[in-house]
RNA sequence: AGAGUUUGAUCCUGGCUCAGAACGAACGCUGGCGGCGUGCCUAACACAUGCAAGUCGUGCGAGAAAAGGGGGGCAACCCCCUGAGUAAAGCGGCGCACGGGUGAGUAACACGUAGGUAAUCUACCCUCGAGUCCAGGAUAACCCGCCGAAAGGUGGGCUAAUACCGGAUAUGACCACGGGAGUUUCGGCUCCUGCGGUGAAAGGUGGCCUCUGCUUGCAAGCUACCGCUCGGAGAUGAGCCUGCGGGCCAUUAGCUAGUUGGUGAGGUAACGGCUCACCAAGGCGAUGAUGGCUAGCUGGUCUGAGAGGAUGGCCAGCCACACUGGGACUGAAACACGGCCCAGACUCCUACGGGAGGCAGCAGUGGGGGAUAUUGCGCAAUGGGCGAAAGCCUGACGCAGCGACGCCGCGUGGGUGAUGAAGGCCUUCGGGUCGUAAAGCCCUGUCGAGGGGAACGAAACGGUCUCGACCCAAUACGUCGAGGCCCUGACGGUACCCCUAAAGGAAGCACCGGCUAACUCCGUGCCAGCAGCCGCGGUAAUACGGAGGGUGCAAGCGUUGUUCGGAAUCACUGGGCGUAAAGGGCGUGUAGGCGGUUCGCUAAGUCUGAUGUGAAAGCCCGGGGCUCACCCCCGGAAGGGCAUUGGAAACUGGCGGACUCGAGUCCCGGAGAGGAAGGUGGAAUUCCUGGUGUAGCGGUGAAAUGCGUAGAUAUCAGGAGGAAUACCGGUGGCGAAGGCGGCCUUCUGGACGGUGACUGACGCUGAGACGCGAAAGCGUGGGGAGCAAACAGGAUUAGAUACCCUGGUAGUCCACGCUGUAAACGAUGUCAACUAGCCGUUGGGAGCCUUGAGCUCUUAGUGGCGCAGCUAACGCAUUAAGUUGACCGCCUGGGGAGUACGGCCGCAAGGUUAAAACUCAAAUGAAUUGACGGGGGCCCGCACAAGCGGUGGAGCAUGUGGUUUAAUUCGAAGCAACGCGAAGAACCUUACCAGGCCUUGACAUCCAAUGAACUUUCCAGAGAUGGAUUGGUGCCUUCGGGAACAUUGAGACAGGUGCUGCAUGGCUGUCGUCAGCUCGUGUCGUGAGAUGUUGGGUUAAGUCCCGUAACGAGCGCAACCCUUGUCCUUAGUUACCAGCACGUAAUGGUGGGCACUCUAAGGAGACUGCCGGUGACAAACCGGAGGAAGGUGGGGAUGACGUCAAGUCAUCAUGGCCCUUACGGCCUGGGCUACACACGUGCUACAAUGGUCGGUACAGAGGGUUGCCAAGCCGCGAGGUGGAGCUAAUCCCAUAAAACCGAUCGUAGUCCGGAUCGCAGUCUGCAACUCGACUGCGUGAAGUCGGAAUCGCUAGUAAUCGCGAAUCAGAAUGUCGCGGUGAAUACGUUCCCGGGCCUUGUACACACCGCCCGUCACACCAUGGGAGUGGGUUGCACCAGAAGUAGCUAGUCUAACCUUCGGGGGGACGGUUACCACGGUGUGAUUCAUGACUGGGGUGAAGUCGUAACAAGGUAACCGU
Repeated sequence: AGAGUUUGAUCCUGGCUCAGAACGAACGCUGGCGGCGUGCCUAACACAUGCAAGUCGUGCGAGAAAAGGGGGGCAACCCCCUGAGUAAAGCGGCGCACGGGUGAGUAACACGUAGGUAAUCUACCCUCGAGUCCAGGAUAACCCGCCGAAAGGUGGGCUAAUACCGGAUAUGACCACGGGAGUUUCGGCUCCUGCGGUGAAAGGUGGCCUCUGCUUGCAAGCUACCGCUCGGAGAUGAGCCUGCGGGCCAUUAGCUAGUUGGUGAGGUAACGGCUCACCAAGGCGAUGAUGGCUAGCUGGUCUGAGAGGAUGGCCAGCCACACUGGGACUGAAACACGGCCCAGACUCCUACGGGAGGCAGCAGUGGGGGAUAUUGCGCAAUGGGCGAAAGCCUGACGCAGCGACGCCGCGUGGGUGAUGAAGGCCUUCGGGUCGUAAAGCCCUGUCGAGGGGAACGAAACGGUCUCGACCCAAUACGUCGAGGCCCUGACGGUACCCCUAAAGGAAGCACCGGCUAACUCCGUGCCAGCAGCCGCGGUAAUACGGAGGGUGCAAGCGUUGUUCGGAAUCACUGGGCGUAAAGGGCGUGUAGGCGGUUCGCUAAGUCUGAUGUGAAAGCCCGGGGCUCACCCCCGGAAGGGCAUUGGAAACUGGCGGACUCGAGUCCCGGAGAGGAAGGUGGAAUUCCUGGUGUAGCGGUGAAAUGCGUAGAUAUCAGGAGGAAUACCGGUGGCGAAGGCGGCCUUCUGGACGGUGACUGACGCUGAGACGCGAAAGCGUGGGGAGCAAACAGGAUUAGAUACCCUGGUAGUCCACGCUGUAAACGAUGUCAACUAGCCGUUGGGAGCCUUGAGCUCUUAGUGGCGCAGCUAACGCAUUAAGUUGACCGCCUGGGGAGUACGGCCGCAAGGUUAAAACUCAAAUGAAUUGACGGGGGCCCGCACAAGCGGUGGAGCAUGUGGUUUAAUUCGAAGCAACGCGAAGAACCUUACCAGGCCUUGACAUCCAAUGAACUUUCCAGAGAUGGAUUGGUGCCUUCGGGAACAUUGAGACAGGUGCUGCAUGGCUGUCGUCAGCUCGUGUCGUGAGAUGUUGGGUUAAGUCCCGUAACGAGCGCAACCCUUGUCCUUAGUUACCAGCACGUAAUGGUGGGCACUCUAAGGAGACUGCCGGUGACAAACCGGAGGAAGGUGGGGAUGACGUCAAGUCAUCAUGGCCCUUACGGCCUGGGCUACACACGUGCUACAAUGGUCGGUACAGAGGGUUGCCAAGCCGCGAGGUGGAGCUAAUCCCAUAAAACCGAUCGUAGUCCGGAUCGCAGUCUGCAACUCGACUGCGUGAAGUCGGAAUCGCUAGUAAUCGCGAAUCAGAAUGUCGCGGUGAAUACGUUCCCGGGCCUUGUACACACCGCCCGUCACACCAUGGGAGUGGGUUGCACCAGAAGUAGCUAGUCUAACCUUCGGGGGGACGGUUACCACGGUGUGAUUCAUGACUGGGGUGAAGUCGUAACAAGGUAACCGU
């Protein structure tokens, strides 16, 4: 510090997810040790039991039991007395308000911070001053009764005090009244002083005997200490007040009657409506009052670069609470956790009358929960309470126990060790890896185990001894200091140290597709499962499960949850708003924010210095202590901030003065569909009346509905009425926007120009607010020509509630009033400033002359292009989307949803404000490359057109589908399957079926044994096979044996036309012989990509030329190759024969020849080379000449990058899977040849351009020894016989046929056609039944040129005619070749199909066979409404009123003081009033849950109906209504 994920790819926007750190955690697996920390986050739920606050006898009275001391009763025993006085209880003092717990409540002066308190209190403590005198009456304990189950209560009697009370005294203190001084906000306040009044106290203990008394140790006294009282001061602690700060919701907007203030009074420690009486009518609030929800606050903690965000457990400060609610008492302090009273709920006891209780103290229990510990030890230390002290108490605290809960540290061994052991795993079978790992050998001893030793924490206090000082009358006492000795340890026999033995007791967890470090095998087969995101799994899964190996951490490792980070994804630092989410529809203007130039003053902001504070702990730095570290100790630094104070005065603010540039006013001027009202014109449509006129009109793609003989349409004249204003008219004008269009008049707003004068910052923006606001719509009343939702009819269609047509009502128009929305758009808020230009246009002005439809300049608008700059790109660009400033509005993933609920507005329709649950991992923008379009342009092709001939109809052949079958083997499936694999199924082939057989096998390799191999014959059987039988002993040799072959045996293995062509190789088809497909370098672009390859021409061609940020190159095209067409050269047998010669009935038959034909080798030739024209001086095209051939001469071979998961596992090869006495192998027979039917491809025909008969010509290319087979003879013929020749330019197949010359037939189911069937034959073959071909005779079907539709062909082509070959024993109408005869037509590119290039749109990219919308049906989920129902909280009104306090008080009772002795004063109880908790009633508000039914929404591999959108999406789409 980033990464993954939207796309075919790209950039951006944008969300989701991950890597990091952390935790009071929990869960899973695992677990050796120690130290330091830490441990109910949930039920502020309920609690058994024990403990957590007591202490003081030096305040007081009394004082048990037991032990002990002394004395007495004679000793024992027992009893009594006395003193010291213990326990328990009591009076009294102090403490119990601290310490400890918890976070329910609280959004508040509760907390934090800084201040104030002249508006206050403060026990104990320190210090200072002054005192501590005299007297009195009670009461508990105790004793005696009574009541009660108990708790407890009550009556009588006795007694003490540092308990209570009266009096005296009063330096201070307080109060009242005077005087003076200072200060003042004129209210007072402070100080000094005078007089008067009020108000205190308590004693205890130790020591001493100098003085006094009694009398020899005790009082008084003295002294010391501890107390007590009144004051001052301090310290500490507390109260109250104030500024500022820190949650959410405006779908909470108004709240408030003690409310706000005043006067007076009461109350408090104290100010104060704190309370009361009266008076006034205030106070708070968009800078968020009130209400609702949530929450203890802080130092800090976690995270982060920081700013921030989250958090407040442990520790520390503050607050609040103590079963729930209320209340006071005591006290210095409480409205009191372990106090009281009352009410309530709950629990317990009960004799039913009544009582008791409060773990949110420490342990512990139940419960809740994913989850959190021992009913431990000790006061040794630290701290606290009481005490003079010893000491007592202390679940504070110190320790221990439990838990890997966290952090830190240590260990589980170290060295050596290759045969790279065994074993596991993988393997290309060679090996690799676990792996120096192990074993083995040599060492060490941390932790743990056993044994032994053994701390620090302890020093005070105290006791005692000695010394010194102070105090005192005192060498007592007491206090302080120093020293010696003594006493005190829960932890704990723990830390630590030493010794002994032994590698011995000690490693797991997660992960390994990418992010993200780490890979293989097996199993599984969209199953089981995984998953943080993307996504894996449908038979070869590095993603599931297991294993081996590896990676990362390590006594832990993972998972889950939460927080921050990454996230600049709420943006202060640090984001945006033309098209991605986002500018309000527009203006006027309130608050607010911001604001021109200059001078002076001020000092609020600002800057700076100082001071105070910012607790400690923590963080950071430096030291130190535990062996290190965590941890602890010491010191330092830092600390946003706040406050006080001194200073500065540039900027902002404030105050005052001035200015004119911003803004505005006056005057003059012209432009304009600016607005409102009234009037008025012509054209057109429609309607009405009349005339002319006759059969149609109208409408459409085509029609029909409709209108018309009752006279339409058309036409002429006249009239009526409403609406809109042609031409001008223009990216022209005006307006804030919506919007505004004939002409005239009236009223009226704004902008602009010019000139001078005036005001003097008067300005900009603008939350709320107010106004305006298209169309549609609503209300009332008019109006209504045309148009036209709804509606009706006609068409179209599968349907057509649409598009088209004929009609037609609201509405459109006017007036008044609502509505308040639009894709209200420039998808661009308003204002101001600055930043190159060029060209147009509208309005105004200036200058110049050449006076014009002129030129130059300027200003206000309105457009086009374009630089810098900006932008994701597109684009914007002085009219900014540039550079800045001011202010407002708005956005934060998609869907749900601009929806629900609530509020406001509206007559309604609805508008506005505006969520959540749930769901997805995307949704979006711009641009790119393709593909596609019922988009466009250009071009090509037997693509259409023009022609010729076919198919589709018939019969037959053949292939396919289907059906059938035991089997009808398998494959091929639009073009590009279907006379295809198959260049040839009677057996074989053959893969299929039935039956009979074999199991190392029909075939390959290896081993062993036997035997040569091989061969003759016979029997059984359908055959395979089985049995018997004859002949035969070979080859090489180092003499061991070996090779080949056969049989048998055992196992490794063979075998499979079994599956997967979607695991593959190879081969092939197709687009397509279409002209395309790419690369290097450069350039452009952020990039995908583009350029090149586009453009202008041209070509069959990306062929060539020109242009050009491209320049070149490659694969394709072309050419090179074969063949054919002309010529030449060479060669001349088997081909040929001109001339010469021989010969025949005739024939190159023979000699001879190589001239010709021909054969087969090599050359020549054609290149737009030449001429003319066109073209751009090009490429090229057109025409011509010459030439055998002319613009690629004809034909062939040749098939770019790629597409179709195209075809083939059945040619072959091959991974994986499957079968192994069978899915292998052998055999016989059958089947592949079936047959209602459908399709493809063909053959033969339907006839006279023909059939039949007779005669007569002319090819080419092939094949032949398992062969072709001549002549001759036989047969009507297929053929037979025969055997010559030929391994082929020699012989044979082998007569070419159409053609031509004659004859006949005469338009008919025929002398056409030949299917079918019968009989008789031939040939091949082991065998023609299923199931061959051919021959002869007979038979003589359909068919008279073929519907919709569809195929081939552009020249030696189509058409037509025959010939040959491969396969093959035999079996072509098929296939592949060969030659003969030999046409017609092409105007042209509008249309159909296919293709190429450019361009355009796109929501497609599996690419239109695409994508995608809505209803309905089904399942599930969350949610709204809902008659209601049940809870929570709360407002208002009223009732009620415990305890308590305060006021009042007829009643009852009453120690201290006073008294005239009667009583009074004072007090208590009772009663009553006020306030008030719980409770109750009524009525609202709000919130949660639930509810028959119901609404929409979301999600869900293969449901239904249509096809709305994306292309002109087939009616352009969209917005509002």

Source information: Small-subunit ribosomal RNA from an uncultured bacterium, 1521 nucleotides, folded computationally. The RNAcentral record of the sequence draws on ENA. The prediction has a mean pLDDT of 85.